Record summary:
The part of an RNA shown here (small-subunit ribosomal RNA, central domain) has 349 nucleotides and comes from a metagenome.
[in-house]
Context: one part of a larger RNA
RNA sequence: UUGGGUGUAAAGCGCGUGUAGGCGGUUUGGUAAGUCAGAUGUGAAAGCUCCGGGCUUAACUCGGGAGGUGCAUUUGAUACUGCCAGACUUGAGUGUGGGAGAGGAAGGUGGAAUUCCCAGUGUAGAGGUGAAAUUCGUAGAUAUUGGGAGGAACACCGGUGGCGAAGGCGACCUUCUGGACCACUACUGACGCUGAGACGCGAAAGCGUGGGGAGCGAACAGGAUUAGAUACCCUGGUAGUCCACGCCGUAAACGAUGGGCACUAGGUGUAGGGGGUGUUGAUCCUUCUGUGCCGUAGCUAACGCAUUAAGUGCCCCACCUGGGGAGUACGGUCGCAAGAUUAAAACUC
Numbered sequence: 001u002u003g004g005g006u007g008u009a010a011a012g013c014g015c016g017u018g019u020a021g022g023c024g025g026u027u028u029g030g031u032a033a034g035u036c037a038g039a040u041g042u043g044a045a046a047g048c049u050c051c052g053g054g055c056u057u058a059a060c061u062c063g064g065g066a067g068g069u070g071c072a073u074u075u076g077a078u079a080c081u082g083c084c085a086g087a088c089u090u091g092a093g094u095g096u097g098g099g100a101g102a103g104g105a106a107g108g109u110g111g112a113a114u115u116c117c118c119a120g121u122g123u124a125g126a127g128g129u130g131a132a133a134u135u136c137g138u139a140g141a142u143a144u145u146g147g148g149a150g151g152a153a154c155a156c157c158g159g160u161g162g163c164g165a166a167g168g169c170g171a172c173c174u175u176c177u178g179g180a181c182c183a184c185u186a187c188u189g190a191c192g193c194u195g196a197g198a199c200g201c202g203a204a205a206g207c208g209u210g211g212g213g214a215g216c217g218a219a220c221a222g223g224a225u226u227a228g229a230u231a232c233c234c235u236g237g238u239a240g241u242c243c244a245c246g247c248c249g250u251a252a253a254c255g256a257u258g259g260g261c262a263c264u265a266g267g268u269g270u271a272g273g274g275g276g277u278g279u280u281g282a283u284c285c286u287u288c289u290g291u292g293c294c295g296u297a298g299c300u301a302a303c304g305c306a307u308u309a310a311g312u313g314c315c316c317c318a319c320c321u322g323g324g325g326a327g328u329a330c331g332g333u334c335g336c337a338a339g340a341u342u343a344a345a346a347c348u349c
Base pairs, nucleotide, nucleotide: 003321004320005319006318007303008302012317014201015200016199017198021194022193023192025088026087027086028085029084030083031082033081034080035077036076037075038074039073040072041071042070049065050064051063052062053061054060091191092188093187094186095184096183097182098181103177104176105175106174107173108172109171110154115149116148117147118146119145120144121143125136126135162169163168206247207246208245209244210243211242215241216240220236221235222234223233258316259315260314261313262312263311266294267293268292269291270290271289272288273287274286275285276284298305299304322349323348324347331342332341333340334339
């Protein structure tokens, strides 16, 4: 390389938009590039192979034939693919009318709680733990009442509920804004799928500049525990956590399961729509989209998956190829740095 694979054994890029490329619905006509068939030429000799001959045989060798994937020219075929022209509506999209949603961005508002400050009441403890101590408190703490400040997060509702491509999103109101779903089928007429590069988004931590700082809290200090305790427990506490702008670009970024289309028993919940039945109420029947559980065939090494496939097929991309060395070194690219990305070999089992 071929082949075989990628939920858990090695292996699906964290996710999207999309360039080239690859692949592509139904139908008519044309063309004949691919494709298929015939003919001609070429495909040196030797070799291989078949028949026959020469050395006593064989090896060896001589003559003749066949064969020669291929290439070129030419004549045809037109089912499929391509190309050109035309048509279609099922794929895709647009329109109209609806309802759902923590989808995103900005601005504003609210209540509970913690902490701190002021004032009142009040007196000796409070706090913390397995038990304690460090700690706070007669300069009046803890508790309790009233007032104020400030920051962060939004109890209940809340739900294998919803939305988003993923990361993720949860108080309320306003403005701006993206997407999906259902019904009608009016319009366009293959406009599609995937996607190497590229571009964008991307938790937490971390970095830069400037703010902010209530609680929590790496580092750090102290108290315990212990043989020791650079920990687990406790008292404090700085970065950070928050905001604005700019970087970083990684995660068990997980469904450890790439995307699209089609097909293949059912049952039962739930969310958002539609249709029918129904006193127009619940219910019941049915249908589309999503989200769960159980399960048949089938698949799987097993576990399990099973119309939300890991089943049966097609298209496109990414990735794997024994363990360690190593996701390391070197080089390149990116980054302020931390580092990220691309990515070996010697050696060894």
Its Rfam family is "Bacterial small subunit ribosomal RNA". Model confidence (mean pLDDT): 88 of 100. The RNAcentral record of the full RNA draws on SILVA.